[in-house]
């Protein structure tokens, strides 16, 4: 130095291949019903500028180009 997978909520992820109506779950937290109380279980809420930067387009998490991080595999040095 090649090559490939991966970054989205506080955690783990899923949506990207085929651009388009408000960007989702699931765990956590909060709040509320239940209960003598608490767990369980129900219902509501909050919480994201989708690694960064530029391009593309009427629109981009999604395509394109640099870049940064973290895995892995290969080659070269020694």
């Nucleotide at each position: 130095g090649g090559g490939c997978g991966g970054c989205u909520a506080g955690c783990u992820c899923a949506g990207c291949c085929u651009g388009g109506u408000u960007a989702g779950a699931g765990c956590a937290u909060c709040u509320c019903a239940c209960u003598g109380a608490u767990a369980a279980u129900g219902a509501g809420a909050a919480g994201g500028u989708c690694g960064a930067u530029g391009g593309u387009u009427c629109g981009a998490a999604u395509c394109c180009a640099u870049c940064g991080c973290c895995g892995c595999c290969c080659a070269c040095c020694a």
The RNA shown here (transfer RNA) has 78 nucleotides and comes from a Candidatus Veblenbacteria bacterium.
It matches the Rfam family "tRNA". The family's RNA type in Rfam is transfer RNA.
NCBI's taxonomy places the organism under Bacteria, Bacteria candidate phyla, Candidatus Vebleniibacteriota.